[in-house]
A computed fold for an 80-nucleotide RNA from Methylococcaceae bacterium NSP1-2, annotated as c-di-GMP-I riboswitch aptamer.
Of the family's consensus pairs, 95% are formed in the model.
Its Rfam family is "c-di-GMP-I riboswitch aptamer". Rfam links the family to the GO term cyclic-di-GMP binding.
NCBI's taxonomy places the organism under Bacteria, Pseudomonadota, Gammaproteobacteria, Methylococcales, Methylococcaceae.
C1' cells in the first nucleotide's frame, strides 16, 4: 500500500413477516425483525421487471424499485 477479501476486528447496512401511517396502486415512512450484504453507498442512464391510466396484444403516458443485470461517480477496515 490494498490485489485478493474464505479465516481477524471495528463500525454500517437490513429480506420475509408484524404493527402504525401515506399513497388508487406499485410502493414509501417510522417501530419491531434478520434472511442476506464488501458497495445491498449515490445516480432511473441502458436493459429487464412492477403499478395506473390510455390502447388492443403490447402502443402512448405517467410513476415504482438502486437486495435483478450493466455502466457514471464516490466510499470503510487492514487480520495475514
Nucleotide at each position: 500500500u490494498u490485489a485478493a477479501g474464505u479465516c481477524a476486528a471495528a463500525g454500517c447496512u437490513a429480506a420475509a413477516c408484524c404493527u402504525a401511517u401515506c399513497g388508487u396502486a406499485a410502493g414509501g415512512u417510522a417501530g419491531g425483525g434478520g434472511c442476506g450484504g464488501a458497495a445491498a453507498g449515490u445516480c432511473a442512464c441502458g436493459a429487464a421487471u412492477c403499478c395506473a391510466a390510455u390502447a388492443a396484444u403490447g402502443u402512448u403516458u405517467g410513476g415504482a424499485a438502486a437486495g435483478u443485470c450493466g455502466g457514471c461517480c464516490u466510499g470503510c477496515c487492514g487480520a495475514g